[in-house]
RNA sequence: GGGCCUCUAGCUCAGUUGGUAGAGCAAAGGACUUUUAAUCCUUGGGUCGCGGGUUCGAGCCCCGCGGGGCCCA
Numbered sequence: 001g002g003g004c005c006u007c008u009a010g011c012u013c014a015g016u017u018g019g020u021a022g023a024g025c026a027a028a029g030g031a032c033u034u035u036u037a038a039u040c041c042u043u044g045g046g047u048c049g050c051g052g053g054u055u056c057g058a059g060c061c062c063c064g065c066g067g068g069g070c071c072c073a
Base pairs, nucleotide, nucleotide: 001072002071003070004069005068006067007066010025011024012023013022019056027043028042029041030040031039049065050064051063052062053061
């Protein structure tokens, strides 16, 4: 330098055909009894890496840039 993959909640990851973004864990609050804690319930938490484009509508499609990984040179 080139090719491919990847970037979504604090962490790990889903997200179908483009149609109001989710789970587990963690956190906060509560219940309970088996009390360094476990179990159960509830709640909060998002610039979907950044900037553009297409579209009535974009996490998803297109372009550029950036971070990470693999391969080639």
This is a predicted structure of a 73-nucleotide RNA (transfer RNA) from an Actinomycetes bacterium. It was read from a public genome assembly. Its mean pLDDT, the model's own confidence on a scale to 100, is 81.